[in-house]
């Protein structure tokens, strides 16, 4: 420069056909213990890189752009 891929709570991912954004670690309260591990209930935290568009509705679908990354000149 040219094509593909990936971007979603703190970390890892998931989320098929658009139709309420959830998994597992973690993280706070509480119970358990003698105290910590372990278990258990229960709670916080993300508008989904950004931007725009099409739709009654967009994490999904189109365009545009950013960063990471694999290939290829």
């Nucleotide at each position: 420069c040219u094509g593909g891929g990936u971007g979603u709570g703190g970390c890892g991912c998931a989320g098929u056909u658009g139709g309420u954004a959830g998994c597992g670690c973690g993280c706070u309260a509480c119970c358990u213990u003698g105290g910590g591990g372990u278990g258990g209930u229960a709670g916080a935290g993300g508008c989904c890189g950004c931007c725009c568009g099409u739709u009654c509705a967009a994490g999904u679908c189109g365009g545009g752009u950013c960063a990471c990354u694999c290939a290829g000149a």